[in-house]
């Protein structure tokens, strides 16, 4: 200079804080839910209508909700 891996470090996994770990991505990209129907040759995009969740996994916390007792 140029490509590769690993290390550390930042970001990111569909709603918020944190630990702990997974996985992606890092000078641009990772990411930015799902399902029906409609437009359309199809894909997408776009409009309407629906449905789950504060986790990417686990735990706490904080807001939500539903139920029982006091």
């Nucleotide at each position: 200079u140029u490509c590769g891996a690993u290390c550390g470090c930042g970001g990111c996994g569909g709603u918020g804080g944190a630990g702990u770990u997974c996985g992606c991505c890092g000078u641009a990209g990772a990411c930015c839910g799902c399902c029906a129907c409609g437009u359309a040759c199809c894909c997408a995009c776009c409009g309407u209508g629906g449905c789950c969740g504060a986790u990417g996994a686990c735990u706490c916390c904080u807001g939500c909700g539903g139920g029982g007792c006091u």